[in-house]
RNA sequence: AUAUUUAUGGAUGAUGGAGUCCGUCCUAAUUGCCAAAAGGCUAAUGACUCCUACCUUUAU
Numbered sequence: 001a002u003a004u005u006u007a008u009g010g011a012u013g014a015u016g017g018a019g020u021c022c023g024u025c026c027u028a029a030u031u032g033c034c035a036a037a038a039g040g041c042u043a044a045u046g047a048c049u050c051c052u053a054c055c056u057u058u059a060u
């Protein structure tokens, strides 16, 4: 100096927040899809639950 492993820590999983679990990364992981372009489309989860925002319907 490089590589691997263990422990621990941190980060991260297309639009906000929190908890749990799972995956990934150690300066990387990650940063949706369609279209030549113009532009257009879905979604607040990686999964589960709750809150907030948004859309639709019903009741008061």
Stems, first nucleotide, its partner, number of pairs: 009026005016051006032041003

Fluoride riboswitch aptamer (crcB RNA motif) from a Thermotogota bacterium, 60 nucleotides, folded computationally. Rfam family: Fluoride riboswitch aptamer (crcB RNA motif). The family has 289 seed sequences and 2,293 matches in Rfam 15.1. A reference for the family is Baker et al. (2012), "Widespread genetic switches and toxicity resistance proteins for fluoride", Science. NCBI's taxonomy places the organism under Bacteria, Thermotogati, Thermotogota.